[in-house]
Molecule: transfer RNA
Organism: Trichonephila inaurata madagascariensis
RNA sequence: GGGGGUAUAGCUCAGCGGUAGAGCAUCUGACUGCAGAUCGAGAGGUCCCCGGUUCAAACCUGGGUGCCCCUU
Numbered sequence: 001g002g003g004g005g006u007a008u009a010g011c012u013c014a015g016c017g018g019u020a021g022a023g024c025a026u027c028u029g030a031c032u033g034c035a036g037a038u039c040g041a042g043a044g045g046u047c048c049c050c051g052g053u054u055c056a057a058a059c060c061u062g063g064g065u066g067c068c069c070c071u072u
Stems, first nucleotide, its partner, number of pairs: 001071007010024004018055001026042001028040003048064005
């Protein structure tokens, strides 16, 4: 240089063009002598950035950036 993959909650990851989710972590309640475990209930998101398509985009598409892999 060429090709491919990937980017979503603090972390690990789901997500069929039509309501953004799970586990862990965190906050809080129950339980406990205190904690842990367990159970209940919350909070937490510019879906990497800029455009395009569409009634509607995390999803399709063009470009850019970061990371990973292959190739020279």